Context: one part of a larger RNA
RNA sequence: CCAUCUUGAAGGAACUAGGCAAAAUAACUCUGUAACUUCGGGAGAAGGAGGAGAAACAAAGAUUUCUAUAAAAAUAGAGAGGGGCAACUGUUUACUAAAAACACAGGAGUCAGCUUAGAGGUAACUCAUAGUAUUGGCUCUGAAGUCUGUCCGGUGCAAGUAAGUGAAAGAUGAAAGAAAGCAAUUUUUUUCUCAUAAUCUCUUGUAAACGACGGCCUUAACCAUAAGGGUCCUAAGGUAGCGAAAUUCCUAGACUAAUAAUUGUAGUCCUGCAUGAAUGGCGUAAUGAUCCCUCUACUUUCUACAAGAUGGACCCA
Numbered sequence: 001c002c003a004u005c006u007u008g009a010a011g012g013a014a015c016u017a018g019g020c021a022a023a024a025u026a027a028c029u030c031u032g033u034a035a036c037u038u039c040g041g042g043a044g045a046a047g048g049a050g051g052a053g054a055a056a057c058a059a060a061g062a063u064u065u066c067u068a069u070a071a072a073a074a075u076a077g078a079g080a081g082g083g084g085c086a087a088c089u090g091u092u093u094a095c096u097a098a099a100a101a102c103a104c105a106g107g108a109g110u111c112a113g114c115u116u117a118g119a120g121g122u123a124a125c126u127c128a129u130a131g132u133a134u135u136g137g138c139u140c141u142g143a144a145g146u147c148u149g150u151c152c153g154g155u156g157c158a159a160g161u162a163a164g165u166g167a168a169a170g171a172u173g174a175a176a177g178a179a180a181g182c183a184a185u186u187u188u189u190u191u192c193u194c195a196u197a198a199u200c201u202c203u204u205g206u207a208a209a210c211g212a213c214g215g216c217c218u219u220a221a222c223c224a225u226a227a228g229g230g231u232c233c234u235a236a237g238g239u240a241g242c243g244a245a246a247u248u249c250c251u252a253g254a255c256u257a258a259u260a261a262u263u264g265u266a267g268u269c270c271u272g273c274a275u276g277a278a279u280g281g282c283g284u285a286a287u288g289a290u291c292c293c294u295c296u297a298c299u300u301u302c303u304a305c306a307a308g309a310u311g312g313a314c315c316c317a
Base pairs, nucleotide, nucleotide: 001312002311003310004309005308006307007306008305010303011302014301019298028050029049030048031047036041038143052067053066054065055064056063078296079295080294081293082292083291084290085288086287090102091101106141107140108139109138110137111136112135118127119126120125145282146281147280149213150212151211154210155209156206157205158204159203160202163201164200170194171193173192174191175190176189177188178187179186180185214232215231216230217229218228241275242272253269254268255267256266257265
């Protein structure tokens, strides 16, 4: 000096990206326990106390007073407040990611009448299913609560069909050739024409289908603002809710709380660069090795290092 440990005056997060690491708490019994809540929880909430001994009194028991760190060792929750996300238990990148990702119960749409839809296979056939629409497949959303607005112009899907479009094969007729034949005629080629499926054009429906959800000008007796008015465009112009947000560029927005001091955090505002309703919106008890902010306790994380133990390194022999 290194590794693993032990102890530490005063301070107690000043360390640091961050209390990382360490310290602290701890079993049992009694007591006591808030907001909120889906009334189950929250909850071991939090907080407080106890075990042994002595004395007094006394027949014994009960009682009263005083002193007192439960346990040899090992083992045995730190707690509280606020917020984001996800309802929850669960699953995942075997070997850098455990999460807010996946799943989930619940919700919705859509397809399928059974030789089902759908899937595998060249096929036979098989799964679906020894099931039958309260079933099976696919897609989206993601408990419960409260809700889920407008737009069918584009794309998709479904239904319809007057007209148009529409291939090959086929066919009616016409025209022009070619071959055979003395001729009538027969055979054959090409072109045009006729009729014609799905499709597409077209019509209607459909957004818990893919998706979309505006400008400009002006106006109230200070100023400011604009309930209102005008105009252009659109398929329709973003409703409820939320909002500097896991979304806010300008931005360290503005105000408030907490600090002596806070680019972080919480609450409010709304000027939403570029929120918004099953691509689900909003709030929510419980839950979380989740992420962020704060407080109490605690500590060598730090002020700032010191002493010791064990094993190395190292030095001498």
Predicted 3D model of a 317-nucleotide part of an RNA (large-subunit ribosomal RNA, domain IV) from Blastocladiella emersonii. The RNAcentral record of the full RNA draws on ENA. Its Rfam family is "Bacterial large subunit ribosomal RNA". The source organism's lineage runs through Eukaryota, Blastocladiomycota, Blastocladiomycetes, Blastocladiaceae and Blastocladiella.